This is a predicted structure of a 476-nucleotide part of an RNA (small-subunit ribosomal RNA, 3' major domain) from an uncultured Bacteroidota bacterium. The full RNA is in RNAcentral, with records from ENA, Greengenes and SILVA. Rfam family: Bacterial small subunit ribosomal RNA.
[in-house]
Context: one part of a larger RNA
Formats: sequence, C1' cells, structure tokens
RNA sequence: UGACGGGGGCCCGCACAAGCGGUGGAGCAUGUGGCUUAAUUCGAUGCAACGCGAAGAACCUUACCUAGGCUCGAACGCUACCGGACCGCUCCCGAAAAGGAGCUUCCCUUCGGGGCUGGUAGUGAGGUGCUGCAUGGCUGUCGUCAGCUCGUGUCGUGAGAUGUUGGAUUAAGUCCCGCAACGAGCGCAACCCCUAUCGUUAGUUACCAGCGGAUAAUGCCGGGGACUCUAAUGAGACUGCCUGCGCAAGCAGUGAGGAAGGUGGGGAUGACGUCAAGUCAUCAUGGCCCUUACGCCUAGGGCUGCACACGUGCUACAAUGGCCGGUACAAUGGGCAGCCACUCCGCAAGGAGGCGCGAAUCCCAAAAACCGGUCCCAGUUCGGAUUGAAGUCUGCAACUCGACUUCAUGAAGGAGGAAUCGCUAGUAAUCGCGUAUCAGCAAUGUCGCGGUGAAUACGUUCCCGGGCCUUGUACA
Repeated sequence: UGACGGGGGCCCGCACAAGCGGUGGAGCAUGUGGCUUAAUUCGAUGCAACGCGAAGAACCUUACCUAGGCUCGAACGCUACCGGACCGCUCCCGAAAAGGAGCUUCCCUUCGGGGCUGGUAGUGAGGUGCUGCAUGGCUGUCGUCAGCUCGUGUCGUGAGAUGUUGGAUUAAGUCCCGCAACGAGCGCAACCCCUAUCGUUAGUUACCAGCGGAUAAUGCCGGGGACUCUAAUGAGACUGCCUGCGCAAGCAGUGAGGAAGGUGGGGAUGACGUCAAGUCAUCAUGGCCCUUACGCCUAGGGCUGCACACGUGCUACAAUGGCCGGUACAAUGGGCAGCCACUCCGCAAGGAGGCGCGAAUCCCAAAAACCGGUCCCAGUUCGGAUUGAAGUCUGCAACUCGACUUCAUGAAGGAGGAAUCGCUAGUAAUCGCGUAUCAGCAAUGUCGCGGUGAAUACGUUCCCGGGCCUUGUACA
C1' cells in the first nucleotide's frame, strides 16, 4: 500500500421488511448429470453452466458409429506431358458413392498454336485433431457500481502519501465550503434514439368536419387540407418563478404555471481492472500431431437411447371457473417458389377453384373483456397425460424420429415438506398477436408487440452484494 475480520462509523441496491404471483408436489416439454450404447459428436459447470453455443438434428445439417469406396484428393492456382470439346442421354453392376459399355458433341487461328475441358505426374492440399495455461478478436462477471489515474508542487531515507481526506450535498469523485496543494485525463452527467404535449412544412395508399353525388351498405366517388395519422423540422423543463430552511451547493411544499417537475419514462452507451473466467468447434493464429489417413465421398444408424437425480418452462388441480351461442376493440411485424379475400366440398386438419397485393392500397388477422344460456362442487361438463383407430399436410423419404385433425380412451393432479425465485407502475399478474430460423416441425423456447390492469414499502435491527472513512492483523 492492499486484502481480510462472526471490528467500528456513514450510505446505497426488490438486499431484507411490507405486499402480489410463482418454483419445490402432479403430468408433459426442454436442457444437464448419470447410466446405457457400435455411436449415444463436441463445448458450457457456484453466482456468471444446465429452453446455454442450437434464430429449427427425419436425409442434409453432422463434427459421432457401422459398412462400401477414393488417394492431386470435395475447391482453387501454377508447371510439364497426353487426350478431347465440356455438358448431356441410354444400358449393365451397385444400398449409394463409384465403376464399366455405347451414343451424341466445339470456338478462334498469322496454321506455330491459343481458348475451354478430361486424365497423368509434380508443387502449393486437407484436418470441427491437441493446447483458450502460447495468442488475436469477441464475450460474460463484479457493475451503469462511482470509481481509476496522471503532470507539477509539497511531505517522507524509502515503499509511498498528499491531491481523491474533512464538513455539507447528490443517482453520481454530482456540486459547494474548507484544506499544501494547483490543475488535468478515463469514467458520471450531457450530446444520440424511442416515447409523452404543441407548432410549422407536406397530403398518398392514410384521414373525412363542412359541400355535392351514389348505394342494401361502406371515404365508395367528386372534392377537401380542418381532424386523426404519417415523417421531416422546430418549440418545450432550466429548481427558470414563489414560500420556507441553508454560508453555499442544495433540500422541502396540497405552491403557481404546464401535456410533462426536479435524471419525466425507456433504450443505446460498461472507466482502470478482477476471475491464467469463456471460446483453437464462428473466424484468425504460434507450437505439436495425422498424411492410401486423425483427410475425402457415400448409404444406413446415432445425436431423440432410460432403474434414476437436478435446472428452466408449459398445462392444471377449477365456479373470479368449464362449455355453447352472440357480439366488440389493438400494436409490432411478415408476404411472389409468397400472403391468400371470396365461393364450393369436407365434422375437421385440409382440398378444389379463384379476386387482390412486390403492399400506409390487398392479405395474414386477435384473445381476455361484454351479453345470453348451461353445468351445481363431484376426480366432475375440472384436468388433459396415455393408448387404439381413421385421416390431412410438408417432403425423394415421416419405421427408428415430424406437425396437425377427428372419433374413442380418459392417467396423475384436492394448492404442493425443508427450502427457494421474480416484481416498486402502465410494473406484477393476466390475455392474445407478431417475428427470425424454417420444405415441414417436436416453439410450451427466443426476441418483440399491444389489451385488461393491481397490492405494498413502517423502516434499515437482521440476511446477501456493493461504496467511502477508520481500526486490528503472525496474510501478500
């Protein structure tokens, strides 16, 4: 100087408390451990691994296993030689890859050859093989915590200190006052984006107040530029004003004004560093290793195995509910090998036709809520696992191993022990919708969007994490 303390002081954070909803019990989905296996490819492992890499494992993917094959090799460049267009089609063999046979078949030319292409030989191949403790890059974490440092000066023999400590204040090393310090840098804040209010500009595909037309009805048409909205540019919030407290910074107020008030709400943004944290399997890369194989092609299998254990979720156990009928109201987005109106067929998944739309124009397209009916507390008209049968769709192909539909079947489950998680407001809870990946889909996941919409916070003694000062130490 740090680190540590079941030392002290001050202060924060859904850290506790106060509340609401869960997990832990059940069934299923998914990941992991373990076991099994020819293989169940590899990585991730307290917080910070475990719906993680994977935003799509039937083949492919695929790295694993078994079997059949190749050795200039699956791709590209160069050199030499030989050959010919290459491509394609047919047949044989084969699981395919591959192999064999046959057919068909060029351009330019100064006639030397060149282009294109196949083979042979050679040279550069190839490796998801090892080392993340040799590395770059990227990322997690402490933590959006308020810290981390430097120059000069001063103090100290020196390590170092001071500044950065103290008082007050803040979300903040934020600002103020003081002070052997005076300044400065990286962080904080602001500048950026979205959102809440208003103006200006602009008005199609959006809008429709007033005027006219048309219809069973509809901005449907003429038209309009008001409104909504769209998207560009501005205004607006600064403790600016008032009162009280305070040296000041600042704090408080049922204050005024205002759409918004003290960082308005949200995002992007992550200092010096820590964990030899993670990744050699995104990529790059040193070293080591393989080179008729640890490389490459192909078929099939596996990654989906199942006495068990754990994590993350979904659905429930019902009446604030289930079922049936009626009837409203979104936003983000996506759409041409696509989204599909509408009509017909089918109980349905879906099928057959077929309008519009490369989309503010057309389509995908809401649910809870609300109104009416029914069920009457029951393992039930709760719950839907499991299984049987019949189908639909995608795809070369759904046996291993897809999703969906219909009929039948109707399991556990009576609110979950010890323990444990999230959340402070348009939040939790609850309801649906969209999207990437994608032929299809194991999505209940992820990332977003809107609808309905709470309760509680006395307080900081305690648990956890963190910041500053101080103290002890046989630790570095």